Annotation
Large-subunit ribosomal RNA, domain VI from Phycisphaerales bacterium JB064, 260 nucleotides, folded computationally. The RNAcentral record of the full RNA draws on ENA. Its mean pLDDT, the model's own confidence on a scale to 100, is 87. Its Rfam family is "Bacterial large subunit ribosomal RNA". The source organism's lineage runs through Bacteria, Pseudomonadati, Planctomycetota, Phycisphaerae and Phycisphaerales.
Context: one part of a larger RNA
RNA sequence: CGUUCCAAGUUUGAGAGGAGUCAUCCUUAGUACGAGAGGAUUGGGAUGGACACACCCCUGGUGAUCCAGUUGGCCCGCUCGGGCCAUCGCUGGGUAGCUACGUGUGGCAGGGAUAACCGCUGAAAGCAUCUAAGCGGGAAGCCCCCCUCAAGAUGAGACUUGGUCGCUUUAGCGUGAGACCCCUCGUAGACGACGAGGUUGAUAGGCCACAGGUGUAAGGGUCGAAAUACCCUCAGCUGAGUGGUACUAACGGUCGAAAG
Numbered sequence: 001c002g003u004u005c006c007a008a009g010u011u012u013g014a015g016a017g018g019a020g021u022c023a024u025c026c027u028u029a030g031u032a033c034g035a036g037a038g039g040a041u042u043g044g045g046a047u048g049g050a051c052a053c054a055c056c057c058c059u060g061g062u063g064a065u066c067c068a069g070u071u072g073g074c075c076c077g078c079u080c081g082g083g084c085c086a087u088c089g090c091u092g093g094g095u096a097g098c099u100a101c102g103u104g105u106g107g108c109a110g111g112g113a114u115a116a117c118c119g120c121u122g123a124a125a126g127c128a129u130c131u132a133a134g135c136g137g138g139a140a141g142c143c144c145c146c147c148u149c150a151a152g153a154u155g156a157g158a159c160u161u162g163g164u165c166g167c168u169u170u171a172g173c174g175u176g177a178g179a180c181c182c183c184u185c186g187u188a189g190a191c192g193a194c195g196a197g198g199u200u201g202a203u204a205g206g207c208c209a210c211a212g213g214u215g216u217a218a219g220g221g222u223c224g225a226a227a228u229a230c231c232c233u234c235a236g237c238u239g240a241g242u243g244g245u246a247c248u249a250a251c252g253g254u255c256g257a258a259a260g
Base pairs, nucleotide, nucleotide: 001152005163006162007161008160009159010158011157015149016148017147018146021049022048023047024046025045026044027043033038051106052105053104054103055102059100060099061098062097066093067092068091069090070089071086072085073084074083075082076081110144111143112142117137118136119135120134165174166173167172175259178255179254180253181252182198183197184196185195186194203249204248205247206245207244208243209242210241212238213237214236219232220231221230222229
């Protein structure tokens, strides 16, 4: 821009893409078959590999924005307590998120038309013949069924809901379903986009409470010559998590239909 008024939402599915897998074991059964050796078709059940999708409850990884320990040095005048540099100095842990080595799910079943092939009836050709007329069966393959996208499918579909004026006058003003810019953001994201919100507000930050992490802070006291230990103290600190709370920031603008 189109889809023949403007919007918000819900859809149909022409068409396109994806998936489609393999193995082992138990049983049928040591049965059919076979002199024996050996050893099934078929049906039922279980497990696993690879693959695909989703997720983070569990088990792990990461987690340079969380906590602690510790070495050397520099600094805060010194002690104490801290800060900084040394691969994040090194080391031990670790929330959210992201993840696999973790967890869950999937391939099933079914229908239709067929290939090779197997048939029924059956002539040409008194017989025979699956074929010439006619009618069946038949594959991991084909088309459905399953998952995803999808009406620019210009053949542009369908449904639901909302809106489609007032005042004045001939030139304006206001209103208007809805949307956008802008702003606060994240379950989204390269950017657009998508989603949650914008004071009639919990969108983000702050604050409060809790969870989770680390592991008992500083300071003071007691025993000891001291290192240290113990008590106040399951303390102190704490990123992303959960809930609450307008304290801070969501200011300010524009477009918009037959206005029939």